[in-house]
RNA sequence: GGGGCCAUGGCGCAACGGUAGCGCGUUCGCCUCCAGAGCGAACGGUUGGGUGUUCGAAUCACUCUGGCCUCA
Numbered sequence: 001g002g003g004g005c006c007a008u009g010g011c012g013c014a015a016c017g018g019u020a021g022c023g024c025g026u027u028c029g030c031c032u033c034c035a036g037a038g039c040g041a042a043c044g045g046u047u048g049g050g051u052g053u054u055c056g057a058a059u060c061a062c063u064c065u066g067g068c069c070u071c072a
Stems, first nucleotide, its partner, number of pairs: 001071007010024004018055001026042005048064005
């Protein structure tokens, strides 16, 4: 230098153009003498930045940043 993949709550991952969900974690409640386990609920996201396409973008296009793989 060429090519490819990835970036989404604190962490790990879904969502394949139409309400951003799940698990863990955290907080609260139930239960218990206390705690754990179990059960219920809540909190937590400008979807890496920007521009564009579209009635509508996490999703498609371009670009930038960062990471990984590969070829030379």
Molecule: transfer RNA
Organism: Caulochytrium protostelioides